A computed fold for a 98-nucleotide RNA from a Synergistaceae bacterium, annotated as Glycine riboswitch aptamer.
It was read from a public genome assembly, where an Rfam model found it.
The prediction has a mean pLDDT of 76.
NCBI's taxonomy places the organism under Bacteria, Thermotogati, Synergistia, Synergistales, Synergistaceae.
């Protein structure tokens, strides 16, 4: 200033995978829930791994550093509900390019 990204609010969209089995606790019982526990499952909170490139060192080579909705499943999660990467739209703020 015909004002860019990043973050920040606020609306709107937002997958996946056992309403599994044990005990426990309430309950006159059941079912339901509370808590542990055990096989399985799942990837979009969070966290870990790496490819090129980059940086150093060095005879070979090594060390760093380094992205994702790739992967690992620590952490979560696994009717619904909540949460949910991310993606739109809107506002404030911000001051890039010119």
């Nucleotide at each position: 200033a015909u004002g860019a990204a990043a973050g920040c609010a606020g609306c709107a969209a937002g997958a996946g995978a056992g309403a599994c089995c044990c005990c426990u606790u309430u309950u006159a019982u059941u079912u339901g829930a509370u808590g542990g526990g055990g096989c399985g499952c799942c990837g979009a909170a969070g966290g870990g791994g790496c490819a090129a490139g980059g940086c150093a060192a060095u005879a070979a080579u090594u060390g760093c550093u380094g992205a994702a909705u790739c992967u690992c499943u620590c952490a979560g999660g696994u009717a619904u509900a909540a949460g949910g990467a991310u993606u739109g739209c809107u506002g404030a703020c911000g001051g890039a390019c010119a």